[in-house]
Predicted 3D model of a 1483-nucleotide RNA (small-subunit ribosomal RNA) from a metagenome.
RNA sequence: ACGAACGCUGGCGGCGUGGAUCAGGCAUGCAAGUCGAACGAUCCCUUCGGGGAUAGUGGCAAAAGGGUGAGUAACGCGUGGAUAACCUACCGUAAAAUUGGGGAUAACGCUGCGAAAGCGGUGCUAAUACCGAAUGUGAUAUAUUUGUACUUCAGAUAUAUUAAAGAUGGCCUCUUCUUGAAAGCUGUCGUUUUAUGAGGGGUCUGCGUCCUAUUAGUUUGUUGGUGAGGUAAUGGCUCACCAAGACUACGAUGGGUACCCGGGCUGAGAGGCUGGUCGGGCACAUUGGAACUGAGACACUGUCCAAACUCCUACGGGAGGCUGCAGUCGAGAAUCUUUCGCAAUGAGGGAAACCUUGACGACGCGACGCCGCGUGAGCGAUGAAGGCCUUCGGGUUGUAAAGCUCUGUCACCAGGGAGGAAAUGUAUAGGAGUUAAUACCUUCUUUAUUAGACAUUACCUGGAGAGGAAGCCCCGGCUAACUCCGUGCCAGCAGCCGCGGUAAUACGGAGGGGGCAAGCGUUGUUCGGAUUUACUGGGCGUAAAGGGUGCGCAGGCGGAUUUGUAAGUGAAAUGUGAAAUCCUAAGGCUUAACCUUAGAACUGCGUUUCAAACUGCAAGACUAGAGUAUAAGAGAGGUAAGUGGAAUUCUCAGUGUAGCGGUGAAAUGCGUAGAUAUUGAGAAGAACACCAUAAGUGAAGACGGCUUACUGGCUUAAUACUGACGCUGAGGCACGAAGGCUAGGGGAGCAAACAGGAUUAGAUACCCUGGUAGUCCUAGCAGUAAACGAUGUCAACUUGGUGUUGGAGAGUUCGACCUUUUCAGUACCGAAGCUAACGCGUUAAGUUGACCGCCUGGGGAGUACGGCCGCAUGCUAAAACUCAAAGAAAUUGACGGGGGCCCGCACAAGCGGUGGAGCAUGUGGUUUAAUUCGAAGCAACGCGAAGAACCUUACCAGGGCUUGACAUGUACUUGACGGAAUGUGAAAGCAUUCUUCUCUUCGGAGCGGGUACACAGGUGUUGCAUGGCUGUCGUCAGCUCGUGUUGUGAGAUGUUGGGUUAAGUCCCGCAACGAGCGUAACCCUUACUUUCAGUUACCAGCGAGUAAUGUCGGGGACUCUGGAGGGACUGCCGGUGACAAACCGGAGGAAGGUGGGGAUGACGUCAAGUCAUCAUGGCCCUUACGUCCUGGGCUACACACGUGCUACAAUGGUUGGUACAAUAGGAAGCUAAACCGCGAGGUGGCGCAAAUCCUUGAAAACCGAUCUCAGUCCGGAUUGGAGUCUGCAACUCGACUCCAUGAAGUCGGAAUCGCUAGUAAUGGCAGGUCAGCUACACUGCCGUGAAUACGUUCCCGGGCCUUGUACACACCGCCCGUCACAUCAUGAAAGUCGAUCUUACCCGAAGUCGUUGUACUAACCCUUCACAGGGAAGAAGGUGCCCAAGGUGGGAUUGGUAAUUGGGAUGAAGUCGUAACAAGGCA
Repeated sequence: ACGAACGCUGGCGGCGUGGAUCAGGCAUGCAAGUCGAACGAUCCCUUCGGGGAUAGUGGCAAAAGGGUGAGUAACGCGUGGAUAACCUACCGUAAAAUUGGGGAUAACGCUGCGAAAGCGGUGCUAAUACCGAAUGUGAUAUAUUUGUACUUCAGAUAUAUUAAAGAUGGCCUCUUCUUGAAAGCUGUCGUUUUAUGAGGGGUCUGCGUCCUAUUAGUUUGUUGGUGAGGUAAUGGCUCACCAAGACUACGAUGGGUACCCGGGCUGAGAGGCUGGUCGGGCACAUUGGAACUGAGACACUGUCCAAACUCCUACGGGAGGCUGCAGUCGAGAAUCUUUCGCAAUGAGGGAAACCUUGACGACGCGACGCCGCGUGAGCGAUGAAGGCCUUCGGGUUGUAAAGCUCUGUCACCAGGGAGGAAAUGUAUAGGAGUUAAUACCUUCUUUAUUAGACAUUACCUGGAGAGGAAGCCCCGGCUAACUCCGUGCCAGCAGCCGCGGUAAUACGGAGGGGGCAAGCGUUGUUCGGAUUUACUGGGCGUAAAGGGUGCGCAGGCGGAUUUGUAAGUGAAAUGUGAAAUCCUAAGGCUUAACCUUAGAACUGCGUUUCAAACUGCAAGACUAGAGUAUAAGAGAGGUAAGUGGAAUUCUCAGUGUAGCGGUGAAAUGCGUAGAUAUUGAGAAGAACACCAUAAGUGAAGACGGCUUACUGGCUUAAUACUGACGCUGAGGCACGAAGGCUAGGGGAGCAAACAGGAUUAGAUACCCUGGUAGUCCUAGCAGUAAACGAUGUCAACUUGGUGUUGGAGAGUUCGACCUUUUCAGUACCGAAGCUAACGCGUUAAGUUGACCGCCUGGGGAGUACGGCCGCAUGCUAAAACUCAAAGAAAUUGACGGGGGCCCGCACAAGCGGUGGAGCAUGUGGUUUAAUUCGAAGCAACGCGAAGAACCUUACCAGGGCUUGACAUGUACUUGACGGAAUGUGAAAGCAUUCUUCUCUUCGGAGCGGGUACACAGGUGUUGCAUGGCUGUCGUCAGCUCGUGUUGUGAGAUGUUGGGUUAAGUCCCGCAACGAGCGUAACCCUUACUUUCAGUUACCAGCGAGUAAUGUCGGGGACUCUGGAGGGACUGCCGGUGACAAACCGGAGGAAGGUGGGGAUGACGUCAAGUCAUCAUGGCCCUUACGUCCUGGGCUACACACGUGCUACAAUGGUUGGUACAAUAGGAAGCUAAACCGCGAGGUGGCGCAAAUCCUUGAAAACCGAUCUCAGUCCGGAUUGGAGUCUGCAACUCGACUCCAUGAAGUCGGAAUCGCUAGUAAUGGCAGGUCAGCUACACUGCCGUGAAUACGUUCCCGGGCCUUGUACACACCGCCCGUCACAUCAUGAAAGUCGAUCUUACCCGAAGUCGUUGUACUAACCCUUCACAGGGAAGAAGGUGCCCAAGGUGGGAUUGGUAAUUGGGAUGAAGUCGUAACAAGGCA
């Protein structure tokens, strides 16, 4: 934007518009008639003057108007020409005529046939119907002649041929009868001939006009000629003869599709799409064929024939054609009234009045489109009610409503009321023309009159009353507009991206908002955006895209110069480019849409004139392009022949003996029949080490021992010559690796297939042992490669550097030196420039020119079908369907069975364990009424739990309570609460009895109970809604920022590099300079020391005292305590290093290189853990998922795992003696001395709120004794008995003591853990929790006190740099193919069913043409004057050619369908493997 459709909705008007599909079928009505002034006849009326109606003859019209777009790719259409090759009714202009005759026929009468449609026979009659004759202005034909443009033209002359129709009005001047008429006069109309004009038409022609080459050859009346026929006219239009042509790569022929144009839509334009309405042209009229009539048709509402269909029928036969207007059925997503009128505009007829007109004007229907108007306006805050949301405060709907005051468009009612009407006719009056005329007629003027479908018109006035008039879509982004509820990957949405799995602005509803508005959305189609087919205006190294390479016909393009020409080109003039549309300016409807007028424009085509720069063409002339000649040069350039040595294998012979060979390791294989090894001789085939290279040659493929022959190309130098001879190149031709094929040779080595051995889960592979085609030669075929520089060929121009190959020149000390210039190649680095980047960069991917090839999202697919070639892989080359991507380059990460550097108890070196036993403890599993819940690799499992007998407790069973065990508030009520007691009960609870408040301003208040309501309560759910806290990588050295610089950008730089460190620690360098969070340091503790201070600690000296003891006086020295300081900083020395940072060694020092230990944990990762610490959103429960009580359970036990304890013993056990700590705790507490008990413990109660008292005996160790290698004097589980303590209570289910019992276990498989020094190992002590304890756990303390580290190859984890990547949920990644299942489209296919076209033959309607011419016939002619004959002419019927439909056979193209079959595509969780991406584990 639309001729639209669908959904929801719908007030009015104007202007437009409306069967796009079945060119399917049609009921009914209407759509073409008119003329009596051409004609006869019949009828009606009459004022008797006349008027009217009409079937028929006749004339004109019916070829227009109206409809449709089936066919048509064509001179069909558009545009410009031609017609000297033509026609033209009606109309205009001009000229000349309109004389004189004849015979019929319809109507009508009579009559016959038929159901009908209709058709005859006979008789009468008219004409502007028909037919002769006369005349010939003219016209036509022929001949002669003149002119010209030499002709089919024009003129002249001659000969021949050739016409007509009357009607009507008036008049009496002339003529005849004479009232009035007529053949007279006159007017008008008509008729005839001719010329011409206008308008209309026919024919020819230049140019333009869709797709397809998977259509490449087509054509026999075909192409041309001569002659004839035919036509209005040219022409193979048709025919006869002759010739063999004609069209085609500038696309013939065939196939598909399609009416064409002015225009319309879109677009900046260029273009693209389109052709409905309006206008021009064409074609068609049920389908096919044909002619007739006519000026015009091969005719929409004419004729004939054939076919299909429908209807009537008396069955004999007939009728019909809405793609006219309405209307109907059908089909379809879909398209209107069976209306009114000729009033207007036009058309036909007529002299005219007038008649006809579904053209047209109007009405109606449809929001189908465009345009306009309205659905009210102002004031109005208690911001009403209601709705919705809420952080509960409020916000929003919202001045919106209500209310008050107004207005009155539209609709409604009533009244008024234009314009569309100009004319014609008639009547009156007047003028002019004509005429003999005042008449008639024609014409002009005046006045009067006649006619409106629409129409209840437009418009105006009045009336009433806000009264009757708003919806649709959207609200995640694009894109203007946000919240709640419901739902829970369901239901659904979706234009693209994508929403939905319990907090959805995306689904559905609601509130609110946004947009448009009598419409709004959706769907469809076209253009735009899309520079995404690129003319304007794109590309091809890696994204799609350079042909494998050359030669070359056509084609395209082409060096410098002169002259001419004027095709292209430019300028001017002119014709045309219909109107409408578009644009501009005015104007008319109240405005607009719409309409009118004028202008401009219509970018095109034709003609004429001019110009001559450029291109073309023609002619001449040039040398810079190209080429030829001469002299040199290099080379794996090619072909053929010959020839050489090394090596491999084989054969023979010798020596020689047990292995050889092969691999990651092996085996198959070879070898005692003598291999391998070694020596000699011989045979065969293939390939040519070193030289050898960024080297050379060739068009490319490619080319490598040496020699010879033949041969192609190239380079350099200098001159001479030719004179544009050139470049590119569709088709075409030639060459063209490897592999393959055919035929024949050859065959040493290698080696597809194949066999065997290994590997493996498998191994049709990788590895090994063998081995055939093949590899080689000859002759052919084939024609493809990552045929790559992934870069077509040619030419020109544009800074440089370095090498190298082949020439030439100059300088020079003359050289195998050096320097320098230049040409031709080849390679690297780089300027400008280009590029998405990577990169390219005088060998361009830079700047330009010429030509060719190729590309247009991925897959399907380089596939199918068709064609061409071939023995076969080859070339050409789609579509359906499907996806929203596929791809390139670069970036940051991550990863690698990639690389480099480095670190860590990571390995190694060591020490000790775990895994085996018993027990403890936690977990899984199982069990159970319940065994509450959580934690799950490292980073869950002696974890939450630093204490489950009740409690805890969350679980189970049972019994109870319901404003509640706990909090706050309101209202009412009460005086309690508490205490004492009773009953019942397992308790909780329930029921009952007694006693019984405080203050006061007397209003009440406080406190408590009860009732009711708000609410409480929840260890219920979601750690994937959250806060907080925590684990982990990891105490690893990293993580970032600002400014600057750099890159189109993501990003980079800094942070990389060289050193160094525990460290991104520090130094140096550097387009970076700085900074932050981490590291380090600051903090605590420990090791040394100074000073100060000494009680409860200490006691050297002095004094006192004791059996003994810092016990006392005292002291402040020591130890110690705890405040403040010092000390360590690579500070010093030597060496190394870069004169640095730093490292190594040393001195001094209590301590030496962060002294030891702790606290401290960057940015982040794991949707890590925790809703059961706590907090918290949402959801859920509310006489229960809340709460109270009793009992039980968390303690179960076939089993599996983790963490520990105790052991297996002599480095030990037992026993006697004896020595030395530190931390920590203590009032519902630690508890001394003393006594009792074998002991646990009891009695007891001093002291101590603590450097004072207590726990408190440390134990290993040490000194003796004994045991003597055993299931023990080891080990202590288990069990029996007796006890102690805590506690309402130790049965389930506590700890401890004593006596007795005395299990497994003799050092632990695979595997695995910790630790680098006061560490491991080992020994005891204390504490928290706690009535008690399951503690062997955990957190601390002190004692004794080792071994080892060569080193970084490997395992694990980590850091930095680099590399590859198809990964980014990031390798636990990605991803390929078969098979199985489902769906979809498609190819093949025995066939089968159509459609179209073609070909051969048959048949052949109607009809034109030809031919024949009937027992036929009025006009004209002849003979005779006959009711006659003949001729001309007509004509039935027959017949010939052509030919529609039809029939038979063959063929081509195309479509549908088909058992079966092939691959393809798609599909949350199928099977098998793991091919690719990292060195992807065999690049």

The sequence is in RNAcentral, with records from SILVA. Rfam family: Bacterial small subunit ribosomal RNA.